[in-house]
RNA sequence: GAAGAACGCGCGGGAGAGAGCGGUGCGAAAGCGCCGUCGCCGAAGGAGCAACCGCCCCGGAAACUCUCAGGCAGAAGGACCGCGCGUUUUGA
Numbered sequence: 001g002a003a004g005a006a007c008g009c010g011c012g013g014g015a016g017a018g019a020g021c022g023g024u025g026c027g028a029a030a031g032c033g034c035c036g037u038c039g040c041c042g043a044a045g046g047a048g049c050a051a052c053c054g055c056c057c058c059g060g061a062a063a064c065u066c067u068c069a070g071g072c073a074g075a076a077g078g079a080c081c082g083c084g085c086g087u088u089u090u091g092a
Stems, first nucleotide, its partner, number of pairs: 004089010018038001020037007039072003045068001046066003052060003
C1' cells in the first nucleotide's frame, strides 16, 4: 500500500401472483383489523434433491424443486445488481 474478498450501513434499481368471496369489529364514509374459504406467486426466511467443490469419515452447495412461513391495488418488504462509506482480511 493498488486491485480483490467478507460483513455492516446509506442511496438507487428491483419481478411474479385475486384491490377474490363470506362473516365479524371499529368507523359518517373511505378504509383498516380479525376469522373462515377458494384460486394463485417465488426473489425475505426455511426445507429438499443435486451438478459441482473440499480438509473426501463427512461436509459445503443454486436463481432448480416444495410452498411451512411470506406474498397477490398502493405502502411496506424483496433475492440480486450498481455506487459510496466503515471494519476485518488478503496483498500488486
This is a predicted structure of a 92-nucleotide RNA (Glycine riboswitch aptamer) from Allosphingosinicella humi. The sequence is in RNAcentral, with records from Rfam.